[in-house]
Context: one part of a larger RNA
Molecule: large-subunit ribosomal RNA, domain VI
Organism: Luteolibacter marinus
RNA sequence: CGCAGGAAAACUGAGGGGUUCAAUUCCUAGUACGAGAGGACCGGAAUUGACGAACCUCUGGUGCACCGGUUGUCGUGUCAACGGCAUGGCCGGGUAGCUAAGUUCGGACUGGAUAAGCGCUGAAAGCAUCUAAGCGCCAAGCCAUUCCCAAGAUGAGUUUUCCCUGAAGGAUCGUGGAAGACCACCACGUUGAUAGGCCGGAAGUCGAAGUGUGGUAACACAUGCAGCUUACCGGUACUAAUCAUCCGUCCGG
Repeated sequence: CGCAGGAAAACUGAGGGGUUCAAUUCCUAGUACGAGAGGACCGGAAUUGACGAACCUCUGGUGCACCGGUUGUCGUGUCAACGGCAUGGCCGGGUAGCUAAGUUCGGACUGGAUAAGCGCUGAAAGCAUCUAAGCGCCAAGCCAUUCCCAAGAUGAGUUUUCCCUGAAGGAUCGUGGAAGACCACCACGUUGAUAGGCCGGAAGUCGAAGUGUGGUAACACAUGCAGCUUACCGGUACUAAUCAUCCGUCCGG
């Protein structure tokens, strides 16, 4: 942009795509079979591997906006306390998110028509013959079943509801997002919890500074589950979503 008014929502499914795996153990049964050694078909149950999808509760990884330790050097006048640089200086941990090695789930069941193959009846051809008429069985394959996409399916479908004039609605603009390269999509814009801030919590780190006590001192202990804290959860209009503009018409013959 189209789908001959506009809008919101819910569908149908033409068509397309995905999946399609294997092993082990047990029962049947030490049965059938076999002199014995050995050892089943059929049928049933459980487990596992690889593969795939989703997810982050658990186990871990990462986590250059969190916490701590520590070396050298420079700076804040000095002590102390901090900050910069050195691969995030190095080292020990780690929230959210992302993730696999983690967790959950999946391949099912069944039907139809068949291939090779196996048959029934049966002539041509008094016999025989699965085939010529007719009928049946049969595969991980085919068509369905199952999962996903799907009306630009221009063949543009269906249903329900709403609107009737600058209307319904949309866009611009702004605050953002488990959405995202951009665009798009989704949430919100004061009739407001959309983001930031703030408050509380969770969680992480591991015991702050200051002061006191002990020790010659390095340091230790107490105050004190302290101090600090990113993305998480809940709340709160303090800040920013201000104001506004544009498109879209007159009943669709």